This is a predicted complex of two RNAs, RNase P RNA and transfer RNA, with 406 nucleotides together.
RNA sequence: CGAGUACGUCGGUUAACUGCGCAUAUGCGAGGAAAGUCCGUGCUUCACAGAGUCAGAAUGCCGGAUAACGUCCGGUGGGGGCGACCCCAAGGCUAGUGCAACAGAGAGAUACCGCCUUCACGGGUAAGGGUGGAAAGGCGAGGUAAGAGCUCACCAGCAUAUAGGCGACUAUAUGGCUAUGUAAACCCCAUUCGAAGCAAGACCAAAGAGGAAUCAAGGCGAAGACUCGUCGCCUCCGGUAAGGUAGGUCGCUUGAGCCUUUCGGCGACGAAAGGACCAGACAGAUAGUUAACGAAUACAAAACACGGCUUAUAGACGUAGUCGGAGG
RNA sequence: CGGGAUGUGGCGCAGCUUGGUCAGCGCGCGUGCCUUGGGAGCACGAGGCCGGGGGUUCAAAUCCCCCCAUCCCGACCA
Numbered sequence: 001c002g003a004g005u006a007c008g009u010c011g012g013u014u015a016a017c018u019g020c021g022c023a024u025a026u027g028c029g030a031g032g033a034a035a036g037u038c039c040g041u042g043c044u045u046c047a048c049a050g051a052g053u054c055a056g057a058a059u060g061c062c063g064g065a066u067a068a069c070g071u072c073c074g075g076u077g078g079g080g081g082c083g084a085c086c087c088c089a090a091g092g093c094u095a096g097u098g099c100a101a102c103a104g105a106g107a108g109a110u111a112c113c114g115c116c117u118u119c120a121c122g123g124g125u126a127a128g129g130g131u132g133g134a135a136a137g138g139c140g141a142g143g144u145a146a147g148a149g150c151u152c153a154c155c156a157g158c159a160u161a162u163a164g165g166c167g168a169c170u171a172u173a174u175g176g177c178u179a180u181g182u183a184a185a186c187c188c189c190a191u192u193c194g195a196a197g198c199a200a201g202a203c204c205a206a207a208g209a210g211g212a213a214u215c216a217a218g219g220c221g222a223a224g225a226c227u228c229g230u231c232g233c234c235u236c237c238g239g240u241a242a243g244g245u246a247g248g249u250c251g252c253u254u255g256a257g258c259c260u261u262u263c264g265g266c267g268a269c270g271a272a273a274g275g276a277c278c279a280g281a282c283a284g285a286u287a288g289u290u291a292a293c294g295a296a297u298a299c300a301a302a303a304c305a306c307g308g309c310u311u312a313u314a315g316a317c318g319u320a321g322u323c324g325g326a327g328g
Numbered sequence: 329c330g331g332g333a334u335g336u337g338g339c340g341c342a343g344c345u346u347g348g349u350c351a352g353c354g355c356g357c358g359u360g361c362c363u364u365g366g367g368a369g370c371a372c373g374a375g376g377c378c379g380g381g382g383g384u385u386c387a388a389a390u391c392c393c394c395c396c397a398u399c400c401c402g403a404c405c406a
Stems, first nucleotide, its partner, number of pairs: 001324003005320006012293007020029003031299001035310002038308005043197004050228005056193005061075005076090001077088004091188002096186002098182003112129002114125004137155002140152003156178001158175007201250004214239001218234005243405002258275007329402007338355004348386001357373005379395005
């Protein structure tokens, strides 16, 4: 100097004028994703409880973090890359049941070609060839009539033992020789999970209706569904149909939150001290103009709140380390 | 804000549940036959990477994940 990797920051600031919303009346006023609504909660309602049967969904190597998670951190194993690093939907097919078209002789069992043997019929074989994603562990040597873990060495798998580690697992030794794949197939195992959701829910006002019409002798409710038992509410406050109102207040913003420093931890994160409150609209505010700074506006706008994931993104800056080249 | 559906030749729809590799039906289009000619009818044919991307698997329209587009539903009184 170039190329690539991981992480982080900004993505507008200041002043004036004009126009809005909230409120402490002098202050504040769209995002890192506010987005998708994919996860997890906080919060709200389902009257309080019992027994039985049946589900449904999610996660999936180990250990941690967290309010929790399908998220994050660290590690183990596998894969990719020269490397810094990146990716994994990573339990079980020896619990059981399925599926594997076509090709091929044959897909849980076979012998097409081939090899050996026999005069022939026939017998032996699974090394080699062929089909296929997959064909009785792989490769090399010996052995054999020809072959085969038949035997041996090396490697993979499986089992056992010892050592290390909280553990996933790793290392060494020994051993019989070892029968496909698929669980984002049904399923088994382990762990977890009530339902509905701020259009939740609470209150006020208005109208309808002089409390009416129809069905029924029952109806509704009790934390996934069904049954039993018990209890509560109603006899129209249930179901259906017709009709009326689309008004106002709360929920609504101080929160598992943010910033700075110190300590502990590889880290996610935790603890302590200090500091500041930082949109709460409801036909829906958060804007327009000018000037300066600037590399610079790309993707794009709050609607109960937060922790994540995913997707879109012009441009600029910083830190750490990798590879290549040149120079000293 | 929350919940639920759909996407397949030019058009309207099957196929997805239980994955078999060349993806169907009707209408439309083209050619031929028939007719004086047209229509109808008959025969033949063309036209698709199943909304987009990634993954699982030997194999994906179909199973899983993410993205895009279109459509539907929701509050209160009694």

Overview: Rfam match: Bacterial RNase P class A. The family's RNA type in Rfam is ribozyme. The coordinates come from a structure-prediction model, not an experiment, and the mean pLDDT is 78.